[in-house]
Context: one part of a larger RNA
RNA sequence: CGCAGGAAGACUGAGCGAAGUCAUCUUCAGUACGAGAGGACCGAGAUGGCUUGACCGCUGGUGAGCCAGUUGGGGGGCCGCCCCCAGAGCUGGGUAGCUAUGUCAAGAAGGGAGAAGCGCUGAAAGCAUCUAAGCGCGAAGCCGCCCGCAAGAGGAGUCUUCCCGCUCUUUCCGUGAGGAGGGAGCGUAAGAUCCCAGGAAGAAGACCUGGUAGAUAGGCGGAGGGUGUACACCUGGUAACAGGUUAAGCUGAUCCGUCCUAAUGAUCGAGCGG
Numbered sequence: 001c002g003c004a005g006g007a008a009g010a011c012u013g014a015g016c017g018a019a020g021u022c023a024u025c026u027u028c029a030g031u032a033c034g035a036g037a038g039g040a041c042c043g044a045g046a047u048g049g050c051u052u053g054a055c056c057g058c059u060g061g062u063g064a065g066c067c068a069g070u071u072g073g074g075g076g077g078c079c080g081c082c083c084c085c086a087g088a089g090c091u092g093g094g095u096a097g098c099u100a101u102g103u104c105a106a107g108a109a110g111g112g113a114g115a116a117g118c119g120c121u122g123a124a125a126g127c128a129u130c131u132a133a134g135c136g137c138g139a140a141g142c143c144g145c146c147c148g149c150a151a152g153a154g155g156a157g158u159c160u161u162c163c164c165g166c167u168c169u170u171u172c173c174g175u176g177a178g179g180a181g182g183g184a185g186c187g188u189a190a191g192a193u194c195c196c197a198g199g200a201a202g203a204a205g206a207c208c209u210g211g212u213a214g215a216u217a218g219g220c221g222g223a224g225g226g227u228g229u230a231c232a233c234c235u236g237g238u239a240a241c242a243g244g245u246u247a248a249g250c251u252g253a254u255c256c257g258u259c260c261u262a263a264u265g266a267u268c269g270a271g272c273g274g
Stems, first nucleotide, its partner, number of pairs: 001152001005163007015149003021049007033038001050107006059100004066093005071086006111143002117137004164274001165186009191268004195211005216262003219258005225251003232245005
């Protein structure tokens, strides 16, 4: 820009794509077959490998802004306590997120047409013949089924819901009042965009949640999770240290709540069966 008014949401599916795998075990059955040795088809069930997708409840990893311990040096006058530097100083753990080695799912069954092939009926050709007319089976293959995208599918689809003014100018008809059209402009409607607060989204656009009639982010309160019992004081011990107050103190991303802080402001957008 188009999809013959302007919008919001939800669909349909023309078309396109992805996938398509292999093995073992149990049973049938030590049966059919075979002198024996050996040893099935068909059917039923289970498991695993491989590939692909999704997810983080479980098992783990990571987790440089969470917690604790600790060495050397330096600082806050000194002790205590706290801070800084040393690869994040080192060490032990670890929330969210992201993840595999973790979990779940699929690659299944069933359908249609049919290759080679196997047949039925059957003439030409009184017989025979799967073929000439006609009919039935038949492959990991083909078409569908299952999964994903999809109306710029210009054949531009469908459903539901929302919106409905003025001014100027001009053509035709009419004696006139007026009627039927065309064009331009303005501020708007439903709605949308810029901008702003942001993230489950993300290279930029895009997408999504909000913008005071508000829980969008931060803060604060509570909860969860993590660490593992803070500082100070008291008691015991010469002391290192131990015990009590105390499952304490601290706590990034998680959840719930709360307008304390920040979401200022501006623009576009139809004109009646189009």
The prediction has a mean pLDDT of 87. A computed fold for a 274-nucleotide part of an RNA from a Ktedonobacteraceae bacterium, annotated as large-subunit ribosomal RNA, domain VI. The RNAcentral record of the full RNA draws on ENA.